[in-house]
Description
Small-subunit ribosomal RNA, central domain from an uncultured bacterium, 356 nucleotides, folded computationally. Rfam family: Bacterial small subunit ribosomal RNA. Its mean pLDDT, the model's own confidence on a scale to 100, is 81.

Context: one part of a larger RNA
RNA sequence: CUGGGUGUAAAGGGAGCGCAGGCGGUCUGGCAAGUCUGAUGUGAAAAUCCGGGGCUCAACUCCGGAACUGCAUUGGAAACUGUCAGACUAGAGUGUCGGAGAGGUAAGUGGAAUUCCUAGUGUAGCGGUGAAAUGCGUAGAAUAUUAGGAGGAACACCAGUGGCGAAGGCGGGCUUUACCUGGACGAUAAACUGACGCUGAGGCUCGAAAGCGUGAGGAGCAAACAGGAUUUAGAUACCCUGGUAGUCCACGCCGUAAACGAUGAAUACUAGGUGUCGGGGCACAAAAGUGCUUCGGUGCCGCAGCAAACGCAUUAAGUAUUCCACCUGGGGAGUACGUUCGCAAGAAUGAAACUC
Numbered sequence: 001c002u003g004g005g006u007g008u009a010a011a012g013g014g015a016g017c018g019c020a021g022g023c024g025g026u027c028u029g030g031c032a033a034g035u036c037u038g039a040u041g042u043g044a045a046a047a048u049c050c051g052g053g054g055c056u057c058a059a060c061u062c063c064g065g066a067a068c069u070g071c072a073u074u075g076g077a078a079a080c081u082g083u084c085a086g087a088c089u090a091g092a093g094u095g096u097c098g099g100a101g102a103g104g105u106a107a108g109u110g111g112a113a114u115u116c117c118u119a120g121u122g123u124a125g126c127g128g129u130g131a132a133a134u135g136c137g138u139a140g141a142a143u144a145u146u147a148g149g150a151g152g153a154a155c156a157c158c159a160g161u162g163g164c165g166a167a168g169g170c171g172g173g174c175u176u177u178a179c180c181u182g183g184a185c186g187a188u189a190a191a192c193u194g195a196c197g198c199u200g201a202g203g204c205u206c207g208a209a210a211g212c213g214u215g216a217g218g219a220g221c222a223a224a225c226a227g228g229a230u231u232u233a234g235a236u237a238c239c240c241u242g243g244u245a246g247u248c249c250a251c252g253c254c255g256u257a258a259a260c261g262a263u264g265a266a267u268a269c270u271a272g273g274u275g276u277c278g279g280g281g282c283a284c285a286a287a288a289g290u291g292c293u294u295c296g297g298u299g300c301c302g303c304a305g306c307a308a309a310c311g312c313a314u315u316a317a318g319u320a321u322u323c324c325a326c327c328u329g330g331g332g333a334g335u336a337c338g339u340u341c342g343c344a345a346g347a348a349u350g351a352a353a354c355u356c
Stems, first nucleotide, its partner, number of pairs: 003328004007310002012324001014206004021199003025088007033081002035077008048066007091196001092193003096187002103180005108174002110155001115150007125136002163170002211253005220247002225242004264323006272301013305312002329356003338349004
């Protein structure tokens, strides 16, 4: 390389958009590039293979044939691929109506709690732990309690294997407003376009937490740090008292995660059962609702099949097709060197010697 693979053994890119490329629905006609077929030319000889001959045999050698699977020219075929033209509606999309949602951005607002400040009551303890100590407190003076105020951050119950989003994630207080986004359903058997599709190397965009830059903010929590105590061989920890970055906001960077369903995207097909969320239809019913059915999502159980097993099983890890990414013994090593990116931290790409 081929082959075989990628839930857990090595291996799915963190996610989306998308240029090139690859692949692509139904019908009719043309062309003939691919494809199939005939002919002609060429495809040196030797070698190889088959048949026969010569050295006593063989190696060796001579003769004949085949082969040389290729290329070029030319005649033909038209199913498939391609291409050109025309048509279609089952893929894809558009229009009208209805509806659910913690989808995003911006603004406003609410209550509980912690902390702090002020004032009152009131006294000697409070706090903390397995037990303690450090710490706080007799100064109009703590803890406790009452009233008022300040400030920041987070939103109990509702709350659900419930919803939304491409992923990261969302937010879950309330309300309102504005803007943006998209999934799904019905009508209409269907008003319109008529293959406009799928995937997607590069590329572009988004991307938790931590971290970085500038500025604002700082209640609580809390790396670092300080102190106390315990354990211990030690205890630079676990526990306690404090406490700065940070956590929050604005703008910019970083670009990584067990970024996980450890499962790439798309399409089609392949027993069922049972929950739940959002729509539709039919029947019954006064209503609540019940039964049947259908579309989309989200769970559990389970057949065939698959699987090393675990398990998966119409939300496939089944049966197939298309496209992309990735793997190829362990260590060395996600290291070195080089390059690109970054303010830095570092990220991306990514070996070899050697060794088992």